Predicted 3D model of a 116-nucleotide RNA (FMN riboswitch aptamer (RFN element)) from Zophobas morio. The RNAcentral record of the sequence draws on Rfam. Rfam family: FMN riboswitch aptamer (RFN element). Gene Ontology term of the family: FMN binding.
RNA sequence: AUAUAUUUUCGGGGCAAGGCGAAAUUCCUUACCGAUAGUUAAAGUCUAUGAGCCUUUGGGCACGAUUUGGUGAAAUUCCAAAACCGACGGUACAGUCCGGAUGAGAGAAAAUAUAC
Numbered sequence: 001a002u003a004u005a006u007u008u009u010c011g012g013g014g015c016a017a018g019g020c021g022a023a024a025u026u027c028c029u030u031a032c033c034g035a036u037a038g039u040u041a042a043a044g045u046c047u048a049u050g051a052g053c054c055u056u057u058g059g060g061c062a063c064g065a066u067u068u069g070g071u072g073a074a075a076u077u078c079c080a081a082a083a084c085c086g087a088c089g090g091u092a093c094a095g096u097c098c099g100g101a102u103g104a105g106a107g108a109a110a111a112u113a114u115a116c
Base pairs, nucleotide, nucleotide: 002115003114004113005112006111007110008109009108010107017029018028019027031096032095033086034085035049036048037047038046044084045083052061053060054059066082067081068080069079070078088099089098090097
């Protein structure tokens, strides 16, 4: 340094200000937010994974969204600009409120032991 096993810890953010209305953080004007791994260059929108529902726990189903220009060896990842997306249940129609959830998980870090 690598591999295996065990244990521990960590592991999601966001409607301020107004309008209409009997009632809306759900509609309208506007605002705010972005899990994990990968990628010669850094990602909510590229490639995968997780979270959701069902389950014989093997798995199945569902599974959203970006363009243009610039720089450069290289960027749908940087800079500029304009867009777009967001599970399920509840409720005046919800990415942001309440609920499952002080949950779960992709993973990340550390420690110990063993082997070579």